Transfer RNA from Candidatus Pacearchaeota archaeon RBG_16_35_8, 74 nucleotides, folded computationally. Rfam family: tRNA. The family's RNA type in Rfam is transfer RNA. The prediction has a mean pLDDT of 85.
[in-house]
RNA sequence: GAGCCUGUAGUUCAGCCUGGCAGAACGCUGCUCUGAUAAGGCAGAGGUCCACAGUUCAAAUCUGUGCAGGCUCA
Numbered sequence: 001g002a003g004c005c006u007g008u009a010g011u012u013c014a015g016c017c018u019g020g021c022a023g024a025a026c027g028c029u030g031c032u033c034u035g036a037u038a039a040g041g042c043a044g045a046g047g048u049c050c051a052c053a054g055u056u057c058a059a060a061u062c063u064g065u066g067c068a069g070g071c072u073c074a
Base pairs, nucleotide, nucleotide: 001073002072003071004070005069006068007067010026011025012024013023020057028044029043030042031041032040050066051065052064053063054062
């Protein structure tokens, strides 16, 4: 230098192809349970979906550019 993949909750990830209420598990907080813990049960908080621009009634999702990480080639 070229090509490809990835970027979503504190963490690991799904959802993207086929645009239409942002989710799961773990973790965290409160309550419950216990003599007291752990485990279990119930409830809750936590996100401008990497950035900017475009298309659209509507974008995490489609298009373009950039940024970061990874793989391959040179």